[in-house]
Context: one part of a larger RNA
Order: sequence, then structure tokens, then C1' cells
RNA sequence: UUGGGUUUAAAGGGUCCGUAGGCGGAAUUGUAAGUCAGUGGUGAAAGCCCACAGCUCAACUGUGGAACUGCCAUUGAUACUGCUUUUCUUGAAUAUAGUUGAAGUGAACGGAAUGUAACAUGUAGCGGUGAAAUGCUUAGAUAUGACAUAGAACACCGAUCGCGAAGGCAGCUCACUAAGCUAUAACUGACGCUCAGGCACGAAAGCGUGGGGAGCAAACAGGAUUAGAUACCCUGGUAGUCCACGCCGUAAACGAUGAUUACUCGAUGUUGGUGAUACACAAUCAGCGUCCAAGCGAAAGCGUUAAGUAAUCCACCUGGGGAGUACGAUCGCAAACAGAAACUC
Repeated sequence: UUGGGUUUAAAGGGUCCGUAGGCGGAAUUGUAAGUCAGUGGUGAAAGCCCACAGCUCAACUGUGGAACUGCCAUUGAUACUGCUUUUCUUGAAUAUAGUUGAAGUGAACGGAAUGUAACAUGUAGCGGUGAAAUGCUUAGAUAUGACAUAGAACACCGAUCGCGAAGGCAGCUCACUAAGCUAUAACUGACGCUCAGGCACGAAAGCGUGGGGAGCAAACAGGAUUAGAUACCCUGGUAGUCCACGCCGUAAACGAUGAUUACUCGAUGUUGGUGAUACACAAUCAGCGUCCAAGCGAAAGCGUUAAGUAAUCCACCUGGGGAGUACGAUCGCAAACAGAAACUC
């Protein structure tokens, strides 16, 4: 360079936005840069290739031809690409009217449970386990009652549900903010798709400062079990879990499946609209599921939500180990990112 791949064999970036770049709807005017055709010049000789000839043959040499796929100039062609002119509405965005949801941020409020404090009733156990013991308790526990207080999480509804770009999101009310869908086809008129670098977001754990601390609980202590038991079980228990601000930037960040667009046999459930006033039936648009035809696939399986048929752009892979290691960078408080080779099988 040509070629092959990325659900599970190596391989889709954690996710969005977006710059450069790449690619880009329908009709039309001009241009002729790319593209295509003709002509002219040049493309040294030798060599390669073809033909003939000369050394007895051959190597070798000579003569002629072809080739030199290129470059420059010029004359044309105009389908496609580019640039340009004027338009279009189907892509995209907007408007108006509805509608949906645990989408986000902030504030206020609520009840159950749990722990604790004091009081009352009441007396000998409670708790825990496979069985026990450590532990708590006559200084009155456990249990029960009414009262007070604290922090965290929100039973039922609840679902194979819904929303969000992903991470994720669930008591209730309000304020602010974002999004999707449907209908109208009013408005703009290609404004689009993808995106190296970049910006932002990004579970849990962890880090910094200051609060908070009920329950749970790494570490730790004790009791058991055991040959031992640095565990599983039990009694305690500190960071942490919670809040504010700042950092970190990783996960089996998974659908192990990049984004966008078009096309492709059916069945069935469900969510939100429309039609359309209520119900039923059927239709249609958008989503979420299940099962299958063709097709694909090594198979498992996928199958209009494709892993089918095609197109554009990005990311990534190239035997196992060494190794996601070393070195030097970037960044950071610590973490992280990026990322070899020797050697060996």
C1' cells in the first nucleotide's frame, strides 16, 4: 500500500456539545479548477521489451522500432465534483395549540420506623446462635405507655412502567429550568450529518476544608468455630455513609453492540398523543418489550430497537507473556492519562 475485522474469539472511545477536516437534498444560470478527448512540444544516451544483423554458437555488440504510463502548452466536451446565479420544500430549525414523565436545581413541609434522654407501670432476666459465649441487667434492664429530641431513608402505589446524552432519577408542595411527543403545515429555506484536537458532564470508593453523625459499617477489639481461622457466625466499633464548597475522572461506565440516514414478511403486549365529546372497536404517529420469515452468523443467536441490505464520518484491533509494566512527558494533594522495548514461548 492492497485487503480483513470490532455482541461473546484481539478490537466501539463512559457520555454529550462542538472547532478544523471529511461527507452532504431537488431544479436552474454561468464558469471550466478537478474530470474526459484531440493536437503540438518535451520525456538525453545506455538499460528493459520486439525485430533484424555481426563475432563458428552464446554471453556480448550494432542498427531500427516500441516504450518512457509523466510534465507543459493549446483547442474542444460539460454528465459528475468544485465555484457561481436564481429558485424549491421533502432534510433541519422555528412558531402556535395541546400533552407526558422518579428529567434537573433550590426552598418549605409530612408520617412510619430506629436510636437516645427524662418520667410512669413492672420484675428477673434480656440479647444472640447450628449450639454457645463475649455483651446488657436488682445502681431496676428487656417489655409496655405517653412526652421530648436527633439524623438518615421515603412502606403501600410500584410494574416486564416512565424520564434522562450517559452517569443516573422515587414521600409531598411550591418556584425556577430543560426535554420529548402529537396536531396545524403558519414561518425560514439545506441553515444538515459526523467529528482529530478542545470544552462540559461523569456511579461507588477516595482526597481537602468546615459542619453533621440516628442506623449501617472497612479498619480494629472481644466471643465462637477450627488442626489452625489474620475468615464465614455473634457482641461491640472508628473512618466512611449525610450536608456545603473544592478536587479526583475511574467501573463488567454493559445492550460487553459508536453516531446519523434510507430500505426490508408477519404476530402480539404495553406507554404517551391524535382522530373525537364518554365507552367499545378499528386506524395512525412516537416510544418501550416479546416471538418469528427472509437474510446474516463459527455457532450461541440477531432479526424494522439488526448482529439484514446500503451510504457518510469518527474510534479501535493485528499471536501469548513481558505489560497496561519501564522511561520521559501532561495533569493532580494522592489518583489518572498516554504508553514501549529487550527477552521468552